[in-house]
A computed fold for a 145-nucleotide part of an RNA from a Gemmatimonadota bacterium, annotated as small-subunit ribosomal RNA, 3' minor domain.
Context: one part of a larger RNA
């Protein structure tokens, strides 16, 4: 490639990510509860000790062992937060030549937009209130020349 122009939105079809979700599955810090090693610490020590004292009986000190706080990993539980997956579903981007109709772009054939608000396969359709970023006659006021 200029109206044989441009172009909307439903539906199909193909890839992609992505929201919602019944459940499942993991991650992370935490909260109470329970159960409690290792050791320090404290209590206790009728058992047992070599230095120390002894008046040779023992004492003092020490330790086994017992109890006792705090205590690691565990276990129970109701939640917290971040993920992963998922029956189902909700629009989204993309894709040379799919279907449907024509919404807008020229008054686009009902002039179009914005707001609401009911309606329809779909684009959109009324109905209200608003905008001029509407075209074409025509008249009126003002302004300039």
């Nucleotide at each position: 490639c200029a109206c044989c122009g441009c172009c909307c939105g439903u539906c199909a079809c193909g890839c992609c990510a992505u929201g919602g979700a019944a459940g499942c599955c993991g991650g992370u810090a935490g909260u109470g509860c329970c159960c409690g090693a290792a050791g320090u610490c404290c209590g206790u020590g009728a058992c047992c000790u070599a230095a120390c004292c002894c008046u040779c009986g023992g004492g003092a000190a020490g330790g086994a062992g017992c109890g006792g706080c705090c205590g690691a990993a565990g276990g129970c539980a109701a939640g917290a937060u971040c993920g992963g997956u998922a029956a189902c579903u909700g629009g989204g981007g993309c894709g040379a030549a799919g279907u449907c109709g024509u919404a807008a772009c020229a008054a686009g054939g009902u002039a179009g937009c914005c707001g609401u608000a009911g309606g329809g396969g779909a684009a959109c359709c009324u109905g209200c209130g608003g905008c001029u970023g509407g075209a074409u006659c025509a008249c009126c006021u003002c302004c300039u020349u």
It matches the Rfam family "Bacterial small subunit ribosomal RNA". Gene Ontology terms of the family: ribosome and structural constituent of ribosome. The source organism's lineage runs through Bacteria, Pseudomonadati and Gemmatimonadota.